RNAcentral holds the sequence, with entries from ENA and MGnify. A computed fold for a 73-nucleotide RNA from a Gemmatimonadota bacterium, annotated as transfer RNA. NCBI's taxonomy places the organism under Bacteria, Pseudomonadati, Gemmatimonadota. The coordinates come from a structure-prediction model, not an experiment, and the mean pLDDT is 80. Rfam family: tRNA. Rfam classes the family as a transfer RNA. Gene Ontology term of the family: triplet codon-amino acid adaptor activity.
RNA sequence: GGGGGCAUGACCGUAAUCGGUAACGGACGGGCCUUUUAAGCCCGGCAUCUGGGUUCGAGUCCCAGUGCCCCCA
Numbered sequence: 001g002g003g004g005g006c007a008u009g010a011c012c013g014u015a016a017u018c019g020g021u022a023a024c025g026g027a028c029g030g031g032c033c034u035u036u037u038a039a040g041c042c043c044g045g046c047a048u049c050u051g052g053g054u055u056c057g058a059g060u061c062c063c064a065g066u067g068c069c070c071c072c073a
Base pairs, nucleotide, nucleotide: 001072002071003070004069005068006067007066011026012025013024014023020056028044029043030042031041032040049065050064051063052062053061
């Protein structure tokens, strides 16, 4: 220098159909239960890497950028 892959809770992991309005588990906080803890049950907060474009509508499609990984030179 060229090519490819990945990026989702300012805690972590994993989903999201042909583009249709972001779900689940753990952790965390609160409550119930329990002599207490744990377990169990209920409730709650927290996200699409950044900036544009297309569209009635974008996590998804297009362009550029950033970070990480792999291959070629």